This is a predicted structure of a 73-nucleotide RNA (transfer RNA) from a Minisyncoccota bacterium.
């Protein structure tokens, strides 16, 4: 220098064909217990890496850039 993959909640990751973003764990509240743990119910938490483009509409498609991984030279 070039190819490929990844970047989404505090962490680990889903999100197939573009249609208003989710799970598990963690955290908070409640129930249950004499109390703790386990368990059950509920809540909060996201400029979807950044900048543009296409579209009525983009996490998803296109371009550039950044960071990480991997391969080639």
């Nucleotide at each position: 220098g070039g190819g490929c993959c990844g970047u989404u909640a505090g962490c680990u990751c889903a999100g197939u064909u573009g249609g208003u973003a989710g799970a598990g764990c963690a955290u908070c509240c409640g129930c249950a217990u004499g109390g703790c743990a386990u368990g059950c119910g509920g809540g909060a938490g996201g400029u979807c890496g950044c900048c543009g483009g296409u579209u009525c509409g983009a996490g998803u498609c296109c371009g550039g850039c950044a960071c990480g991984g991997u391969c080639c030279a």